[in-house]
RNA sequence: UUCGACAAAAAGCAAAACCAGUGAAAACUGGUGACGCAAAGUCACGGGUCUAAAAUGUUCACAUCGAACAUUAUGACAGCCAGACUUCCGAG
Numbered sequence: 001u002u003c004g005a006c007a008a009a010a011a012g013c014a015a016a017a018c019c020a021g022u023g024a025a026a027a028c029u030g031g032u033g034a035c036g037c038a039a040a041g042u043c044a045c046g047g048g049u050c051u052a053a054a055a056u057g058u059u060c061a062c063a064u065c066g067a068a069c070a071u072u073a074u075g076a077c078a079g080c081c082a083g084a085c086u087u088c089c090g091a092g
Base pairs, nucleotide, nucleotide: 001092002091003090004089012037013036017032018031019030020029021028022027035079041085042084043083046081047080048077049076050075054072055071056070057069058068059067060066
């Protein structure tokens, strides 16, 4: 520096589901559990996806309190893709 095809060894992470907690939700955290992963380590400021408390608009209701729908991330996802940085073991 390249690669993870072949051969080997040691370690690591942990999908779905279930339980508990947090949250408006998406989702996250812990436990159980392993579908997978050579970056499934970090970064949400590129694209994408999810959510919509709140805000705005429309409609309905209306004495008042309200309800439904649409749009928007300021909320999330790094185990969707691309990118940046760092990195175990081994091979050439």